[in-house]
Order: sequence, then structure tokens, then C1' cells
RNA sequence: CCCGAUAAAGGCAAACCCGUCGCAAGAUGGGGACGCAAAGUCACGGGUCCAACGACCGUUCGUGCUGAGUUUGUCGAAGCACGAACGGCAUGGAUAGCCGGACUGCCGACA
Repeated sequence: CCCGAUAAAGGCAAACCCGUCGCAAGAUGGGGACGCAAAGUCACGGGUCCAACGACCGUUCGUGCUGAGUUUGUCGAAGCACGAACGGCAUGGAUAGCCGGACUGCCGACA
């Protein structure tokens, strides 16, 4: 170095509750401990989550136009326009206790 012990000295603190901040995800202080050998630091890559809505794309639905067809119907294939919802992409944010990566660090048994 690697590794991580029924070791020692210490450290951190999930859920939940309360205060504060934030539209939210979430952050922060106190209480509290599920866990953690980097649960120390950094949003660089991926993931997840949140926000907003502009351009574009997709799906579904609605309305309108058009009308292939037609059994003539309050029928309606394909297409076009507009709108809505959802998703993708893009934007901004959160998460380091989701994974990877970078930097730093306490202790020292076995192998």
C1' cells in the first nucleotide's frame, strides 16, 4: 500500500418529532439512532427526485376544418389546425446515506 478485528480512542447520524429556510425535491439547528471505516470534502459521469415552461419530437384524448368511402346515418378512413394530459429532449435545482470517479484522513490485529 492493501485490508478491516467480538481491538482501543474517538467520530458521523437514517426514519420519526420540533424550529427555521425553500414553490418543491430538499437544506439547516435541536431531539433521536437505522446504520456507516471514509456516512469526511467535491455534482465530473450515470441514476433517481423536484420545479418551470419555451422551442422541438412522440403517444392518447377533445374540438374544428376537410371528406376517401358509403348501408344516406346524429356514419366517417386518411390528412390538417388548435388545445389538454403524459412521456422524451433541452433548462434550472436537489441527492456525496444510489453507483462510479477525484481529493484528503484516525487507529493497527490476522492474512
This is a predicted structure of a 111-nucleotide RNA (c-di-GMP-I-GGC riboswitch aptamer). The model forms 95% of the base pairs in the Rfam consensus. The sequence was found by an Rfam model in a public genome assembly.